The RNA shown here (Bacterial small signal recognition particle RNA) has 97 nucleotides and comes from a Candidatus Obscuribacterales bacterium.
A source record names the gene ffs.
Of the family's consensus pairs, 100% are formed in the model.
């Protein structure tokens, strides 16, 4: 000097795992101004029965709350798989001096 192996280092790109927000899901939520049922009252009516409807219970929305370790999306000192090039550093083989 060729070749080859392994390993650092940088890039990339995967996984898991911390974080962060965002949906979702759970629990609340309208005290006058959301719906629905609307006792007791009231109005219409000659009766039948309509009608608006408080106040109550229901549901739900605008918020709110705790939370999953669920889903998406970014971050990531670091972990591990995976490639790629230069560089360094260990090592085989062959040749040459």
């Nucleotide at each position: 000097g060729a070749c080859u192996c392994g390993g650092a280092c940088u890039c990339a790109u995967g996984c898991a795992g911390u974080u962060a927000c965002a949906a979702c899901g759970c629990c609340u939520c309208a005290a006058u101004c959301u719906u629905g049922u609307c006792a007791g009252g009231g109005c219409c009516g000659g009766a039948a029965g309509g009608c608006a409807g408080c106040a109550g219970c229901a549901a739900u929305a605008c918020g709110g709350g705790a939370u999953g370790c669920u889903u998406g999306u970014g971050a990531u000192a670091g972990g591990c798989g995976u490639g790629a090039a230069c560089u360094c550093c260990g090592g085989g083989u062959c040749a040459c001096c």

It matches the Rfam family "Bacterial small signal recognition particle RNA". From the family's description: The signal recognition particle (SRP) is a universally conserved ribonucleoprotein involved in the co-translational targeting of proteins to membranes.